[in-house]
RNA sequence: GAAGCGGGUCAGGCAAUCGCCGGCCGUCUCCACCGGAGGCGGCGGGAGGAAAGUCCGGGCUCCACAGGGCAGGGCGCCGGGUAACACCCGGCGGGGGCAACCCCAGGGAAAGUGCCACAGAGAGCAGACCGCCGGACGGUGCCUUUGUCUCAAAGGUUUCCGGCAAGGGUGAAAGGGUGCGGUAAGAGCGCACCGCGCUUCCCGGUAACGGGGGCGGCACGGAAAACCCCGCCUGGAGCAAGGCCGAAUAGGGGGAUGCCAAGGGCGGCUCGCCCGAAUCCCCGGGUUGGCUGCUGGAGGUGGUCGGUAACGGCCAUCCUAGAGGAAUGAUUGCCCAUCCCCACCGCAGACCGGGAGGUUGUGGGGUGGACAGAACCCGGCUUACAGACCCGCUUCGCCU
RNA sequence: GCGGGUGUCGUCUAAUGGUAGGGCCUAAGCUUCCCAAGCUUAAGACGGGAGUUCGAUUCUCCUCAUCCGCUCCA
Numbered sequence: 001g002a003a004g005c006g007g008g009u010c011a012g013g014c015a016a017u018c019g020c021c022g023g024c025c026g027u028c029u030c031c032a033c034c035g036g037a038g039g040c041g042g043c044g045g046g047a048g049g050a051a052a053g054u055c056c057g058g059g060c061u062c063c064a065c066a067g068g069g070c071a072g073g074g075c076g077c078c079g080g081g082u083a084a085c086a087c088c089c090g091g092c093g094g095g096g097g098c099a100a101c102c103c104c105a106g107g108g109a110a111a112g113u114g115c116c117a118c119a120g121a122g123a124g125c126a127g128a129c130c131g132c133c134g135g136a137c138g139g140u141g142c143c144u145u146u147g148u149c150u151c152a153a154a155g156g157u158u159u160c161c162g163g164c165a166a167g168g169g170u171g172a173a174a175g176g177g178u179g180c181g182g183u184a185a186g187a188g189c190g191c192a193c194c195g196c197g198c199u200u201c202c203c204g205g206u207a208a209c210g211g212g213g214g215c216g217g218c219a220c221g222g223a224a225a226a227c228c229c230c231g232c233c234u235g236g237a238g239c240a241a242g243g244c245c246g247a248a249u250a251g252g253g254g255g256a257u258g259c260c261a262a263g264g265g266c267g268g269c270u271c272g273c274c275c276g277a278a279u280c281c282c283c284g285g286g287u288u289g290g291c292u293g294c295u296g297g298a299g300g301u302g303g304u305c306g307g308u309a310a311c312g313g314c315c316a317u318c319c320u321a322g323a324g325g326a327a328u329g330a331u332u333g334c335c336c337a338u339c340c341c342c343a344c345c346g347c348a349g350a351c352c353g354g355g356a357g358g359u360u361g362u363g364g365g366g367u368g369g370a371c372a373g374a375a376c377c378c379g380g381c382u383u384a385c386a387g388a389c390c391c392g393c394u395u396c397g398c399c400u
Numbered sequence: 401g402c403g404g405g406u407g408u409c410g411u412c413u414a415a416u417g418g419u420a421g422g423g424c425c426u427a428a429g430c431u432u433c434c435c436a437a438g439c440u441u442a443a444g445a446c447g448g449g450a451g452u453u454c455g456a457u458u459c460u461c462c463u464c465a466u467c468c469g470c471u472c473c474a
Base pairs, nucleotide, nucleotide: 001396002395003394004393005392006391007390008389009388010387012335013334014333015332016331017330018329020046021045023043024042025041026040027039028038029037030036031035048371052382053381055380056379057378058377059376060238061237062236063235067271068270069269070268072234073233074232075231076230077091078090079089080088081087092106093104094103095102096101107229108228112227113226115222116221129168130167131164132163133162134161135160136159141157142156143155144154145153146152147151176194177193178192179191180190181189195218196216197215198214199213201212202211203210204209242292243291244290245289252283253282254281255280256279257278263275264274265273285473286472299318300317301316302315303314304313305312306311339366340365341364342363343362344361349360350359351358352357401470402469403468404467405466406465407464410424411423412422413421418454426442427441428440429439430438447463448462449461450460451459
């Protein structure tokens, strides 16, 4: 220098003017008991890394502070982190890449059921189409060669019986691979190496697992993001939860079930517990208010200690939207980044460097950020995203 | 905001993981003097992207679009 890998930060900046939401203070007016409403003025604050999708996990609230079983749902290598997780960190195994590094829903297919279309002989305790090999009394057809030529011999072919699973062929997949031996031909048939499986063996490791020993010629195809089995987890609903106050209306009509224990306790069944005289549906009626929950929290930043890390402990410091159909905007000027246009200079020079090599001037005008908008709050994941910057690492080339 | 559902020719729909089928519509032809009806034929789709699998409309994940329900009182 080129190509690439991993991680992180920012999300245009400054100023002025006019607005919007919410808070505090002062003042005036009204209602007037604390106080409340409105006007004016002043001073602070006002979106995000994803606020998004609502895919997981929690807090919080209510329903028995929530119980047993079935069903359902979720998760699934090992260890750790955490409030918890399907998240994160570290490792193991497998796969990809020369490497940095990246990816993996990664338990069980020798418990069972089902599936593997088409093709193919055979697709699941498999199979013999072509092929290879052996045999066929007696006889015969055809082809080739030879001879002693109306014939004979040898070989092949057709047909049948048997052996084989090496090779061909089909397929996504055909019941280990390579080599040697062996055989009529072959074959784990035998052997060596590799692979695979089993093991109450040894060593290392917390473990997953790794290495070795022994045993077994191989018995075990795929698929569980098919049913299923094993292990673990899981009650439901959600701030339109929930609490308080106020206003208004017709506590109305019809139907079903029940007071003979039905029904309810927010997906289903059942047991148990509690409440228990009402419950549900339809047609109607009223209201579309106020306060609260509400934002200080598993919070941010910095330091230090422990830990490989995720993270945790301690100390210091900071307060950073709380609206309630939803505010955070608009205009102007300057600057920076990007892109475009015009004019001048120029295709060389200048500058940096030991070298390979690298960088590009002046003036004017225009454009002017991407994805996207809090709605009870957190931790994650996923998805979208113009551009700028920083750190670490790998491979290759060149110079020294 | 919260909860739930659905995406297949233009439209309405069907499907066991194995060549996506049918009705209406559209186009062409036949028939008719012409139109309609009828007959024959054709075109036309799994919302998008990944993954599992030999193979995905189907199974899983992400995403996009669309639809439905949800205030309080008595």
Source information:
This is a predicted complex of two RNAs, RNase P RNA and transfer RNA, with 474 nucleotides together. The prediction has a mean pLDDT of 76. It holds a member of the Rfam family "Bacterial RNase P class A". From the family's description: Ribonuclease P (RNase P) is a ubiquitous endoribonuclease, found in archaea, bacteria and eukarya as well as chloroplasts and mitochondria.